[in-house]
The RNA shown here (transfer RNA) has 74 nucleotides and comes from a Bacteroidales bacterium. The RNAcentral record of the sequence draws on ENA.
RNA sequence: GCCUUCUUAGCUCAGCCGGUCAGAGCGGUUGUUUCGUAAACAACAGGUCAGGGGUUCAAAUCCCCUAGAAGGCU
Numbered sequence: 001g002c003c004u005u006c007u008u009a010g011c012u013c014a015g016c017c018g019g020u021c022a023g024a025g026c027g028g029u030u031g032u033u034u035c036g037u038a039a040a041c042a043a044c045a046g047g048u049c050a051g052g053g054g055u056u057c058a059a060a061u062c063c064c065c066u067a068g069a070a071g072g073c074u
Base pairs, nucleotide, nucleotide: 001073002072003071004070005069006068007067010026011025012024013023019057028044029043030042031041032040050066051065052064053063054062
């Protein structure tokens, strides 16, 4: 230098052949329970879907550019 894959909640990831309010587990907070703690159960909070632009009635999803990560070729 070229090619491929990836980037979604604090962490690990789903969703990615466009269309419900963007979700799960763990973690966090609060409550119930307990003599107390843990566990269990319930509720809540937490996201500019890496950044920018484009296509579309509608984009996490499609296209382009940029940044970052991993792998491969030379």

Lineage of the source: Bacteria > Pseudomonadati > Bacteroidota > Bacteroidia > Bacteroidales. It matches the Rfam family "tRNA". Rfam links the family to the GO term triplet codon-amino acid adaptor activity.